Model confidence (mean pLDDT): 81 of 100. SAM riboswitch aptamer (S box leader) from a soil metagenome, 114 nucleotides, folded computationally.
RNA sequence: CUCAUCGAGACCGGCUGAGGGAAAGGCCCUUAGACGCCGGGGCAACCGUCGGACCUUCCGACAUGGUGCCAACUCCUGCGGUCGUUCGGGCAUGGGCCUCGACCGAUAGAUGAG
Numbered sequence: 001c002u003c004a005u006c007g008a009g010a011c012c013g014g015c016u017g018a019g020g021g022a023a024a025g026g027c028c029c030u031u032a033g034a035c036g037c038c039g040g041g042g043c044a045a046c047c048g049u050c051g052g053a054c055c056u057u058c059c060g061a062c063a064u065g066g067u068g069c070c071a072a073c074u075c076c077u078g079c080g081g082u083c084g085u086u087c088g089g090g091c092a093u094g095g096g097c098c099u100c101g102a103c104c105g106a107u108a109g110a111u112g113a114g
Base pairs, nucleotide, nucleotide: 001114002113003112004111005110006109011040012039013038014037015036019029020028021027024077025076026075041070042069043068046066047065048062049061050060051059052058053057074108079105080104081103082102083101084100088099089098090097091096
């Protein structure tokens, strides 16, 4: 740099001792011990192995190996767009602006494969 995925799933013990959730703003977790490290356990199925098919791909099964992961949707938001039923709310009332909510996309990030 490219491609794929990101609403599901999965915890105990030991050591340590004040921060952590990438940044900002929120909102959370945390001395009833966070974050981190070590050991064990587990989840998942990207790579992998096996089987099948309408065979650039798709479907299913497995988990000995390489990664990954085991608070909260990638914890939420930031940028753009669409919609708002019994006119979501507010201000204007020249069709607009602000705000809130839902959804879609972008950006950023994470993981895997190349």
The RNAcentral record of the sequence draws on MGnify.